Two RNAs folded together computationally: RNase P RNA and transfer RNA, 433 nucleotides in total.
[in-house]
RNA sequence: AGUCGGCCGGGUAAUCGCCUGUUGAACUGGUUCAAUGGGAGGAAAGUCCGGGCUCCACAGGGCAGGGUGCCAGGUAACACCUGGGAGGCGUGAGCCUACGGAAAGUGCCACAGAAAAUAUACCGCCUGCCAUCUUUAUAGGUGGUAGGUAAGGGUGAAAUGGUGCGGUAAGAGCGCACCGCGCAACGGGUAAUCGUUGUGGCAGGGUAAACCCCACCCGGAGCAAGACCAAAUAGAGAAGCAAAGGCGUGGCCCACGUUGCUUCUGGGUAGGUUGCUAGAGGUGCAUGGUGACAUGCAUCGCAGAUGAAUGAUUACCCCAGCGCAAGCUGGACAGAACCCGGCUUACAGGCCGACUUCA
RNA sequence: GGCGAGGUAGCUCAGAUGGUUAGAGCGUCGGAUUCAUAACCCGGAGGUCACGGGUUCAACUCCCGUCCUCGCUA
Numbered sequence: 001a002g003u004c005g006g007c008c009g010g011g012u013a014a015u016c017g018c019c020u021g022u023u024g025a026a027c028u029g030g031u032u033c034a035a036u037g038g039g040a041g042g043a044a045a046g047u048c049c050g051g052g053c054u055c056c057a058c059a060g061g062g063c064a065g066g067g068u069g070c071c072a073g074g075u076a077a078c079a080c081c082u083g084g085g086a087g088g089c090g091u092g093a094g095c096c097u098a099c100g101g102a103a104a105g106u107g108c109c110a111c112a113g114a115a116a117a118u119a120u121a122c123c124g125c126c127u128g129c130c131a132u133c134u135u136u137a138u139a140g141g142u143g144g145u146a147g148g149u150a151a152g153g154g155u156g157a158a159a160u161g162g163u164g165c166g167g168u169a170a171g172a173g174c175g176c177a178c179c180g181c182g183c184a185a186c187g188g189g190u191a192a193u194c195g196u197u198g199u200g201g202c203a204g205g206g207u208a209a210a211c212c213c214c215a216c217c218c219g220g221a222g223c224a225a226g227a228c229c230a231a232a233u234a235g236a237g238a239a240g241c242a243a244a245g246g247c248g249u250g251g252c253c254c255a256c257g258u259u260g261c262u263u264c265u266g267g268g269u270a271g272g273u274u275g276c277u278a279g280a281g282g283u284g285c286a287u288g289g290u291g292a293c294a295u296g297c298a299u300c301g302c303a304g305a306u307g308a309a310u311g312a313u314u315a316c317c318c319c320a321g322c323g324c325a326a327g328c329u330g331g332a333c334a335g336a337a338c339c340c341g342g343c344u345u346a347c348a349g350g351c352c353g354a355c356u357u358c359a
Numbered sequence: 360g361g362c363g364a365g366g367u368a369g370c371u372c373a374g375a376u377g378g379u380u381a382g383a384g385c386g387u388c389g390g391a392u393u394c395a396u397a398a399c400c401c402g403g404a405g406g407u408c409a410c411g412g413g414u415u416c417a418a419c420u421c422c423c424g425u426c427c428u429c430g431c432u433a
Base pairs, nucleotide, nucleotide: 001356002355003354004353005352006351007350008349010317011316012315013314014313015312016311018039019038020037021036022035023034024033025032026031027030041333045344046343048342049341050340051339052338053222054221055220056219060254061253062252063251065218066217067216068215069214070084071083072082073081074080085099086097087096088095089094100213101212105211106210107207108206109205122153123152124149125148126147127146128145129144130143131142132141133140134139161179162178163177164176165175166174180202181200182199183198184197185196186195187194188193226274227273228272229271236265237264238263239262240261241260245259246258247257248256281300282299283298284297285296286295287294288293318331319330320329321328322327360432361431362430363429364428365427366426369385370384371383372382378416387403388402389401390400409425410424411423412422413421
């Protein structure tokens, strides 16, 4: 000067409050008082994934739709994590990757350019023929015409393997060597894939975060889900549809359950309890594993609000800035709402460990 | 709390299946007309396509992540 991993993210005391568990007392249900215990985060955030839980049907078959996309493993599950492979970046420690298929088919590739994909030829190079000019002549120049060629120039983001030698009228995988690519065999590896040898002369550019194909996965809705109690009211009036139908929050069909449904007019209710926190839980040790993680033992009790608590003040200490000093100013991002596992984003300042490069 | 939709000029909105230079109306500025103003007519200016990355030769458009706004739901 950097890379990677882990951790903290103000402390103590006093006073005044707020929510809640337990115990006790008072008064009329329920409140009040007293004692005692607990009271935001690493992201509680975004709601982007995955799961638990609840209801619809313990969610079945098909179509559509969506997601994932190198290999193996972990996990309740995942778009997450771990280990490995390949490609790329970096002197290095290390970092990044939406990383299946373009030879199943379809589409698109503006402008420029001959040509943007069945191929083709503007300039050029070479050969034959014709005309013409120069020349004693061989031959050469110019123009036209018929072919060969894809080396070179030019266009473009991209041009039909690359470099070199040989070869040729000029050229060309036409031949050879190396590199790249395809195929096969053998060997290592569970596999992705790697190595070696042989072989094909090479054919078909890009785009799948275009349609699509292949493999695997996904039923819908969400705690304002759902359950119970209480209160209120009238299961009112009108119109329409209807059994091969309607409804059941299904995208559709089958299947299943259920039996009226829809619209309009005029009204009523919307209070409480529960779900609600012991859970894929935290900590320590041991064992297995490279690791993610798993297993066993011991131990801990750790928020639960609902116009919605978790706060405020003071003193001292800590850190940063200013100042000679006394002292002054500031201390990030941000606030649980059914619960977990991830990802992403925000974050003042500080601590620890391992490693790299340079001097 | 949960679930959806959107963001393009000062305002209201277009923008096909990525393609060269992003448009329309109103507004604004200048001119013309009029004694003057308005209307009509002519001309012009005005854009970080919310922001940041990625795919692609090329992104308002396709993909991912942030920010903001609006709607539905007892």